[in-house]
Overview:
Predicted 3D model of a 73-nucleotide RNA (transfer RNA) from Chryseolinea serpens. Model confidence (mean pLDDT): 82 of 100. Lineage of the source: Bacteria > Pseudomonadati > Cytophagia > Fulvivirgaceae > Chryseolinea. Its Rfam family is "tRNA". RNAcentral holds the sequence, with entries from ENA and Rfam.
RNA sequence: UGCCCUGUCGUCUAACGGAUCAGGACACGAGGCUACGAACCUCGAAGUGCAAGUUCGACUCUUGCCAGGGCAG
Numbered sequence: 001u002g003c004c005c006u007g008u009c010g011u012c013u014a015a016c017g018g019a020u021c022a023g024g025a026c027a028c029g030a031g032g033c034u035a036c037g038a039a040c041c042u043c044g045a046a047g048u049g050c051a052a053g054u055u056c057g058a059c060u061c062u063u064g065c066c067a068g069g070g071c072a073g
Base pairs, nucleotide, nucleotide: 001072002071003070004069005068006067007066010026011025012024013023028044029043030042031041032040049065050064051063052062053061
């Protein structure tokens, strides 16, 4: 320098031949339960790497950039 792959809540992971409110687990917060905790139950906050484009509609398709990994030189 070129090519390929990956990037989703704090962490892990679904949804991805465009349309479900982007879901789940753990963790976190609040409440319940309890003599107090743990466990358990209910509720809550939290995410599509960034910017454009296509489209009625984008996590999903296209382009550029960023980060990580791999191959080649």